[in-house]
RNA sequence: GGGCUCGUAGCUCAGCGGUAGAGCAACCGACUCUUAAUCGGAAGGUCGAAGGUUCAAUCCCUUCCGGGCCUA
Numbered sequence: 001g002g003g004c005u006c007g008u009a010g011c012u013c014a015g016c017g018g019u020a021g022a023g024c025a026a027c028c029g030a031c032u033c034u035u036a037a038u039c040g041g042a043a044g045g046u047c048g049a050a051g052g053u054u055c056a057a058u059c060c061c062u063u064c065c066g067g068g069c070c071u072a
Base pairs, nucleotide, nucleotide: 001071002070003069004068005067006066007065010024011023012022013021018055027041028040029039030038048064049063050062051061052060
């Protein structure tokens, strides 16, 4: 240099065009003499960036940024 792949909550990951979710962590509460465990609740997102297509984009297209793999 060429090709492929990943980027979504603090972490690990779902979400194949129609209002973005789960588990864990952290927070609040219940239980308990207390802690842990268990149970319940609430919160937490410019979906890597910028354009394009579309009535509508995390999703499709282009370019760029970052990580990984293959190849020369």

The RNA shown here (transfer RNA) has 72 nucleotides and comes from Paenibacillus glycanilyticus.
It matches the Rfam family "tRNA". It is annotated as a transfer RNA.
The source organism's lineage runs through Bacteria, Bacillota, Bacilli, Caryophanales and Paenibacillus.